[in-house]
RNA sequence: CGAGUCGACCGGGCGGCCGCGUCGGGACGGGUGACCGUCCCGCCGAGGAACGUCCGGGCUCCGCAGGGCAGGGUGGUGGGUAACACCCACCCGGGGUGACCCGCGGGAAAGUGCCACAGAGAACAGACCGCCGGUGCACCACCGCCCCUCGGGGCGGCAGGCGCCGGCAAGGGUGAAACGGUGGUGCAAGAGACCACCAGCACCCCCGGUGACGGGGGUGGCUCGGCAAACCCCACCCGGAGCAAGGUCGAGCAGGAGGCGUUCGAGGGCUGCCCGCCCGAGCCUCCGGGUAGACCGCUCGAGACGUGCGGCGACGCACGUCCUAGAUGGAUGGCCGCCACCCGGCCCGGAGCGAUCCGGACUGGGGACAGGACCCGGCGUACAGGUCGACUCGUCCG
RNA sequence: CUCGGUGUGGCGCAGCUGGUAGCGCGCGUGCUUUGGGAGCAUGAGGCCGCAGGUUCGAAACCUGCCACCGAGACCA
Numbered sequence: 001c002g003a004g005u006c007g008a009c010c011g012g013g014c015g016g017c018c019g020c021g022u023c024g025g026g027a028c029g030g031g032u033g034a035c036c037g038u039c040c041c042g043c044c045g046a047g048g049a050a051c052g053u054c055c056g057g058g059c060u061c062c063g064c065a066g067g068g069c070a071g072g073g074u075g076g077u078g079g080g081u082a083a084c085a086c087c088c089a090c091c092c093g094g095g096g097u098g099a100c101c102c103g104c105g106g107g108a109a110a111g112u113g114c115c116a117c118a119g120a121g122a123a124c125a126g127a128c129c130g131c132c133g134g135u136g137c138a139c140c141a142c143c144g145c146c147c148c149u150c151g152g153g154g155c156g157g158c159a160g161g162c163g164c165c166g167g168c169a170a171g172g173g174u175g176a177a178a179c180g181g182u183g184g185u186g187c188a189a190g191a192g193a194c195c196a197c198c199a200g201c202a203c204c205c206c207c208g209g210u211g212a213c214g215g216g217g218g219u220g221g222c223u224c225g226g227c228a229a230a231c232c233c234c235a236c237c238c239g240g241a242g243c244a245a246g247g248u249c250g251a252g253c254a255g256g257a258g259g260c261g262u263u264c265g266a267g268g269g270c271u272g273c274c275c276g277c278c279c280g281a282g283c284c285u286c287c288g289g290g291u292a293g294a295c296c297g298c299u300c301g302a303g304a305c306g307u308g309c310g311g312c313g314a315c316g317c318a319c320g321u322c323c324u325a326g327a328u329g330g331a332u333g334g335c336c337g338c339c340a341c342c343c344g345g346c347c348c349g350g351a352g353c354g355a356u357c358c359g360g361a362c363u364g365g366g367g368a369c370a371g372g373a374c375c376c377g378g379c380g381u382a383c384a385g386g387u388c389g390a391c392u393c394g395u396c397c398g
Numbered sequence: 399c400u401c402g403g404u405g406u407g408g409c410g411c412a413g414c415u416g417g418u419a420g421c422g423c424g425c426g427u428g429c430u431u432u433g434g435g436a437g438c439a440u441g442a443g444g445c446c447g448c449a450g451g452u453u454c455g456a457a458a459c460c461u462g463c464c465a466c467c468g469a470g471a472c473c474a
Stems, first nucleotide, its partner, number of pairs: 001394010012339007020045002023042008047369001051380002054378005059242004066275004071238005076090005091105001092103004106233002111231002113227003128172002130168008142157006180198006199223001201220008246296004255287006267279003289473003303322008341366005347360005399470007408423004417454001425441005447463005
């Protein structure tokens, strides 16, 4: 210098004018009052994702919810955490020259199921071509003998050929996948049929590690396909609903029809079924009517920042400082100036043979994704442009 | 704000224990008719909303996005 990997972070700044929301203070006006309206002043006023609502919690209510079946979720090991499908470290497998990245990563020698087309055969598999043995035939070819009218004919044989019976699974071929690989022995031909080495599996022992697992040794049958993001099995976890939860107050209206039920008990205990326990006199459906107001919940919390300590790390502990939106048709906006940033054009200066690079002036343009609605921890997705740190590979120079 | 569902030719829908996608209407061409309609024959038209993964193979199974639709207040 070029190419790349990983991590952390910012996501415009300052000033002026106008405007908006909560809260505090003041003035004026209205109201008996609680309070309301207008104006002025002051403090504060969206995000890294506030988003998607995919997980996990807090909180609230359902009598704090017992057992079984069903259902849902998670899935290497150890740890972190309030908890998780998140995070950290490690193990195993795969990819990359490497930094590093990816993995829904338990079980297919529990059971069931599926494996289209092609192919002989698709899971205790199979025989199309092929290889080998036996046997039959004699149109053709070949070999031998004989006859002849010299064209040919007859008889016999057989390692070719055709057919049948049997053996084999090495080779060809099909497929995503074909029942270990290489070499040898063996055989009619072959084959883990047998042998050596290698790969892999199961079991046992030893060593290291908390563990997943790794290393070594021995024995065994000689090899047991893939799919569980198919049913399923194993281990562990899960009660349900959600701030339109839930509570207080106020305003207003109009009830009607049908069904079930009052200890032979409807209905409820907010996914289904059964048992058990409890509450229990009303409940459900349809048509119609009324109000869509105020307050609490509502923001101080697994909180933010800084320092120190422990830990490889996620994170934890201690001390100090700080208080930082609470709207309810939903408040953050607009204009101007200066500076900084990015892109284009043109000019000047410098370095260099040059491509090009660095610095500066002028001018034109640009600034994303997106916005709270009970609150947190994650994940995922979107994002103009920019900053910093660590590391790898290649080339050149020292 | 909370919760639920659906995306398949132009339109309305099937197909979901994975095996290469159909039906009806519509559209094009031809026959029939003097012509039109109806009828008959034949044909075109789909990356199954998008992307990634599992699998030999995905419309279907899993994950993440996108679009659309629906339900939910209180009182009597």

Predicted 3D model of RNase P RNA and transfer RNA as a complex of 474 nucleotides. Rfam match: Bacterial RNase P class A. By type it is a ribozyme. Its family is annotated with ribonuclease P activity, tRNA processing and dimeric ribonuclease P complex in the Gene Ontology. The prediction has a mean pLDDT of 77.